This is a predicted structure of a 1586-nucleotide RNA (small-subunit ribosomal RNA) from a candidate division WOR-3 bacterium. Its Rfam family is "Bacterial small subunit ribosomal RNA". It was read from a public genome assembly. The prediction has a mean pLDDT of 86.
RNA sequence: AAAUAUUCCCUAUGGAGGGUUUGAUCCUGGCUCAGGGCUAACGCUGGCAGCGUGUCUUAGCCAUGCAAGUCGUGGGCGAAACUCCCCUUCGGGGGAGGAGUAGACCGGCGGACGGCGGAGUAACACGUGGCUAACCUGUCCUCCGGUGGGGGAUAACUGGGGGAAACCCCAGCUAAUACCGCAUGAAGCCUCAUUGGGGCAUCCCGAUGGGGUGAAAGCUGGCCUCUGCUUUGCAAGCUGGCGCCGGAGGAGGGGGCCGCGGCCUAUCAGCUUGUUGGUGGGGUAAAGGCCCACCAAGGCUACGACGGGUAGCCGGUCUGAGAGGACGGCCGGCCCGAGGGGCACUGAGAUACGGGCCCCACUCCUACGGGAGGCAGCAGGCUAGAAAUUUGGGCAAUGGGGGAAACCCUGACCCAGCGACGCUGCGUGCGGGAAGAAGGCCUUCGGGUCGUAAACCGCUGUCAGUGGGGACGAUGGGGCUGGCUGUUAACAGCAGUCAGCCUUGACGGUACCCGCAGAGGAAGCCCAGGCUAACCUCGUGCCAGCAGCCGCGGUAAUACGGGGUGGGCGAGCGUUGCCCGGAAUCACUGGGCUUAAAGGGGGCGUAGGCGGCUCGGUAAGUCAGGCGUGUAAUCUGACGGCUCAACCGUCAGGCUGCGCCUGAAACUGCCGGGCUAGAGGGCGUCAGAGGAGAGCGGAACUCCCGGUGUAGCGGUGAAAUGCGUAGAUAUCGGGGGGAACGCCGGUGGCGAAGGCGGCUCUCUGGGGCGACCCUGACGCUCAGGCCCGAAAGCCAGGGGAGCGAAGGGGAUUAGAUACCCCCGUAGUCCUGGCCGUAAACGAUGGGUGCUAGGUGUUGGGCCCUUCGGGGCUCAGUGCCGCAGGGAAACCGUUAAGCACCCCGCCUGGGGAGUACGCCCGCAAGGGUGAAACUCAAAGGAAUUGACGGGGGCCCGCACAAGCGGUGGAGCGCGUGGUUCAAUUCGACGCUAAGCGAAGAACCUUACCUGGGCUUGACAUGCUGGUGGUACCGACCCGAAAGGGAAGGGACCCGCCUUCGGGCGGGAGCCAGCACAGGUGCUGCACGGUCGUCGUCAGCUCGUGCCGUGAGGUGUUGGGUUAAGUCCCGCAACGAGCGCAACCCCUGCCCUUAGUUGCCAUCGGCGCUCAUGGAGCGGCCGGGCACUCUAAGGGGACUGCCGGCGAUGAGCCGGAGGAAGGUGGGGACGACGUCAGAUCCGUGUGGCCUUUAUGCCCAGGGCUACACACGCGCUACAAUGGGCGGUACAGAGGGUUGCAACCCCGCGAGGGGGAGCCAAUCCCUAAAACCGCUCCCAGUUCGGAUCGCAGGCUGCAACUCGCCUGCGUGAAGGCGGAAUCGCUAGUAAUCACCUAUCAGCAUGGGGUGGUGAAUACGUUCCCGGGCCUUGUACACACCGCCCGUCACGCCAUGGGAGCCGGGAACGCCUGAAGUCGCUCGCCCAACCCGCUUCGGCGGGAGGGAGGCGCCUAGGGCGGGCCCGGUGACUGGGGCGAAGUCGUAACAAGGUAGCCGUACGGGAACGUGCGGCUGGAUCACCUCCUUU
Repeated sequence: AAAUAUUCCCUAUGGAGGGUUUGAUCCUGGCUCAGGGCUAACGCUGGCAGCGUGUCUUAGCCAUGCAAGUCGUGGGCGAAACUCCCCUUCGGGGGAGGAGUAGACCGGCGGACGGCGGAGUAACACGUGGCUAACCUGUCCUCCGGUGGGGGAUAACUGGGGGAAACCCCAGCUAAUACCGCAUGAAGCCUCAUUGGGGCAUCCCGAUGGGGUGAAAGCUGGCCUCUGCUUUGCAAGCUGGCGCCGGAGGAGGGGGCCGCGGCCUAUCAGCUUGUUGGUGGGGUAAAGGCCCACCAAGGCUACGACGGGUAGCCGGUCUGAGAGGACGGCCGGCCCGAGGGGCACUGAGAUACGGGCCCCACUCCUACGGGAGGCAGCAGGCUAGAAAUUUGGGCAAUGGGGGAAACCCUGACCCAGCGACGCUGCGUGCGGGAAGAAGGCCUUCGGGUCGUAAACCGCUGUCAGUGGGGACGAUGGGGCUGGCUGUUAACAGCAGUCAGCCUUGACGGUACCCGCAGAGGAAGCCCAGGCUAACCUCGUGCCAGCAGCCGCGGUAAUACGGGGUGGGCGAGCGUUGCCCGGAAUCACUGGGCUUAAAGGGGGCGUAGGCGGCUCGGUAAGUCAGGCGUGUAAUCUGACGGCUCAACCGUCAGGCUGCGCCUGAAACUGCCGGGCUAGAGGGCGUCAGAGGAGAGCGGAACUCCCGGUGUAGCGGUGAAAUGCGUAGAUAUCGGGGGGAACGCCGGUGGCGAAGGCGGCUCUCUGGGGCGACCCUGACGCUCAGGCCCGAAAGCCAGGGGAGCGAAGGGGAUUAGAUACCCCCGUAGUCCUGGCCGUAAACGAUGGGUGCUAGGUGUUGGGCCCUUCGGGGCUCAGUGCCGCAGGGAAACCGUUAAGCACCCCGCCUGGGGAGUACGCCCGCAAGGGUGAAACUCAAAGGAAUUGACGGGGGCCCGCACAAGCGGUGGAGCGCGUGGUUCAAUUCGACGCUAAGCGAAGAACCUUACCUGGGCUUGACAUGCUGGUGGUACCGACCCGAAAGGGAAGGGACCCGCCUUCGGGCGGGAGCCAGCACAGGUGCUGCACGGUCGUCGUCAGCUCGUGCCGUGAGGUGUUGGGUUAAGUCCCGCAACGAGCGCAACCCCUGCCCUUAGUUGCCAUCGGCGCUCAUGGAGCGGCCGGGCACUCUAAGGGGACUGCCGGCGAUGAGCCGGAGGAAGGUGGGGACGACGUCAGAUCCGUGUGGCCUUUAUGCCCAGGGCUACACACGCGCUACAAUGGGCGGUACAGAGGGUUGCAACCCCGCGAGGGGGAGCCAAUCCCUAAAACCGCUCCCAGUUCGGAUCGCAGGCUGCAACUCGCCUGCGUGAAGGCGGAAUCGCUAGUAAUCACCUAUCAGCAUGGGGUGGUGAAUACGUUCCCGGGCCUUGUACACACCGCCCGUCACGCCAUGGGAGCCGGGAACGCCUGAAGUCGCUCGCCCAACCCGCUUCGGCGGGAGGGAGGCGCCUAGGGCGGGCCCGGUGACUGGGGCGAAGUCGUAACAAGGUAGCCGUACGGGAACGUGCGGCUGGAUCACCUCCUUU
């Protein structure tokens, strides 16, 4: 010294984001919202007051009134009504007053201010600061001086005349502060001479002398001091005041000039002839090309001229943290304008809003001949428009004009009125008042809420109402009286001042104050899906509607509409429009450009920008101090005034700016000197497909010739077209031709890029390295400009082998204008000339410096070396990587890091690189490059999935291998469809369809037809009734249900009792009320349950770690498994749900137990017989060994051995074992998916229904039948059929049952019926096996169909059951495309049992009997798991998506033209007017001459008239710019479900894309060159790890 922290003091008071792209994420990026503001308008609503404010549109047009007059103290003239008097011929006349009034006129000052508007203007118009030595200035102030003497007119007026009018003409009279001479004249001005000083070039300020020129006006008051006249005094005198003239100065105002500052457009790039300058002149107050003549040929411009568009500028206002952005209403300053345009006059001042002339347009009057007019003053009207006020009061105040003044004028102004237009203040009451009225709304029916809110009680009195009082604004002005001061001779007068009295207020009887009564008169608007604060209900049903963005609405909508409640603000609240903000979304503060939009294709280089080290100078930038200015208002602070506030006042600050003076000298600039590190040169050396030209070479190809040779070649997925017996292909020899250069060859080299590749030569550009020498900043970049610039393409001429757009043919295909094949023209090649574009890419502009390394490679140099190699260094070229950067991917000394300099470029997507314009090109086209309209996104990177006609690994009866089926037939069942009064409903790919149905004749039943019931078939509660009640019920109607109905006829409890019964209550019943009921709807409101992926091996969590994040890791990897099974490894470590195991059945053994099971042995009994003690019978005694039964246990665990493996997990083989590597089977189904299925199993929200959508009944239907599909059965036959004989199961069932056995019947079955509530009795086998027969046939196969006759169940078999017998005997001869099941006790085949069930089984569930074949293997089909990759998919490939065509709507380009507008130009014409010329006509003043004194003539001077220049305007003409419109035409955008195809996204099925060319309905295809922003496999190189 700095930094950090804390404390104190001073100063400063200030900066928020959200929604929306995705399945999710980060980023980019647009859209949108919340804020503030407004001269506002619109909708709903509206009590009071104060202060403000009020045509943003039509600079459109205006009726009416008012807005600029005043002065009689400048001047002349001069009424009338009315009153009085007089006269009168009663018609009238005269006089006085009114009155020197009104009035007009001459004259003076003012009308150039004030007031209004913003059209024009992009300019010295404005702002700011200067300059004027280039100027003016009435009135006002100060000072000096003067104000003498004359003259001629004229208006008013009078007379006459014209005109409809406006108005005009002629003649006559007259005044002035009107007009004109003359005199004087310091100063002034001009000029000459001498001279001092100053400045800025011209010049300026003075001094002295001479010459010239050159003014005036009076009015009024007082007085008698002076003078005069002459006396109450008057004046030409004096004096005051107001004027007048000349001059000097001032103040204030203005004119002119300059620096700087502030809009858009380059699709306006060149503009200019008074143009630029000069000389001379004119003009002006004044410089000036302002104007003119002549001369010269200049002047402006990328620092944006010229043109176009837009616009008054500023103080300021709004917003903003600020910087900035937008704006310029009120108020203030300046400018500009006055119906459009031009012009001057007057004047101090104007080119003049309420003056003039002219042209034009318009309006009005008119006697048609002519006239009048200008609200962008205040009011007011019409029009326009979404839209903006009273035809008010007053000059009381402030200010202005005139006047000596009184005073007059003043729509300036002050007030009032109207409008919530804005800002501000106040009120619409205040306190008490229920566990909370009524009512509304909601409800889970309990309640909640509006809500202390109301009622009710008490109180107050603002505002409004009413009664009364009542200002400030007036410290002013005027009058009168009195005093003082000044002037003066003066006590007049005048001026100033003081005091007293009188007088003056539109607002207004207003503010304010007091009294009175009474809560009495005073609340709405918007919103409530998110953003964004506030939620329920009903209605509606993609309708009606909402919407700022996202988005809501298709039957439970917090989003529409209503209600309730809530939220916000409040006399307002919303909406719309506009501005700023948010928007760092134009980025100065404060952005970007590899992939999001954005680096120019590359170089050279001009202007410009930027620039090394050092010394000196300078002071432009810069900094400091001072001075001036930065009006007022506004703003900020303090204080003050209206009760507060808004509003207003006083003071202070500020106004970030500009100018001047002085100073500083670090930095930048400038000037000068020096230096060598930048740059360049010299010398040496090196590499190289750098460029241009010429020549040469070999291989291949093709053509030609010849030889050999023969039937094919060629081509493809397979083919065909094509070539070939006229001899191809193949092969050999020879010859011709054109193009391209194999190997070397390499993330090798060279070049600025495009690009460059055989060899040699010639010419030539650039670069690297090395050590010294030289120059001395000579550098970097680069808008314009110039040059180069692949391929395609164009022009001209060559050339032409191969290849090859177009074209032809062959295939493929639904088509195939393609992909494949055969031909093939331009072209590809050369020369010359164009084109100028590419994914011209590292999608990365150039330069310089700085910021870790490692490794490979190219070129050069140095050092070491053991000669293998190693090290250092410069330049280049790759990869990996630290810090850092980045949204990430990634970049990372070759930066995308850290900095500086310069250039280019971006600002949402589409429209569109399009249109128009311009430039370039022969053309194709290129460059530059919009808008309307439209969308809420379009994008980048990465994540998780899903998907791929991507890849790797691996499973599964997935394929393959094999066996049997289905699809064909008949029949059964289910479904669709159709039909019907109804054919009830649901289920619809897998995962609906022999499914809900494990039983539809009635019932079931939900459907239809018909008949009935209405508190209901069923539940609960309440009220009332009921003893002849409940209940039973003959009989009648009826199909029944039901309706009616004689008769019979109770029970329980309590009290009383005459013991008959009475009363009350209950049950029941009846009537009624609440309610019941619904297989009515919603499975897309739900619970529960189930299907499916899938018995697949997966799905997750905690903590940690990684990533901004989604998310990843774990769970990936190497092995292994049926398995996320296990082992190993690892930023993971653990855990959960799944897997496995535990459970059940089964296979072996053991134990226990032994009836109804079993029985070898012993005995008995019975039966049979071949008569033996033979056979049989568990029948009995007996037994429990066996079988079995059913309970428990054992057994199997890769435990053992060998091999493989890593010593592991495990795998292979073996031993043992009944069994092996989860033994077989079952039960068991993770997170989840399919809005999967079910409201008709049941439950359940909501909705609907209530004499019916409920309930009962009869009958019908669910059983229909031209068809279609699914699942089956039976077959087609001989491995079979038929007949006969003869065996052997298991599981299950059985008392409204199974039934032995006997009898009857051919049989179904019937009649009896033992036994069995069942290890006891019963149901109870078939295939097989044995034998006979059939002999390949629509059959002795097959059994449909039909007929007849029966049986059984049942109230009942017609619709519509099953079975039997006899007869009948159909299709069918093994089944197209296609398709299913099964891997072992499986398939196949055989029968048995059972649930449901009165009956009904080809279906379902089970049981056992007999009992195979095959699996090489994982390429392919299907499904699945893991890893990886691509993606434009994420309702996720059944995805997404492109273009033509068709239809509707919209905006737009072109377009024969048509119409309108704008600014110029050329020519013609040309008003008013200035200026000039002319002037023979006219003229009072002055001059001259004459004169009869009236005047006449002439001159000076002036005027009319005429002519000329200029010129507004008009006309004609050719162009330019802008807009509107236009038959037709081009594309474009948008639009729930149109057509054709499939181009793109996964290798998108031919990788895509870029440029170009040709072709094609269309997307597109193909050629040539290019890019990777291409998947996949292999290889090469490099890198990383070990």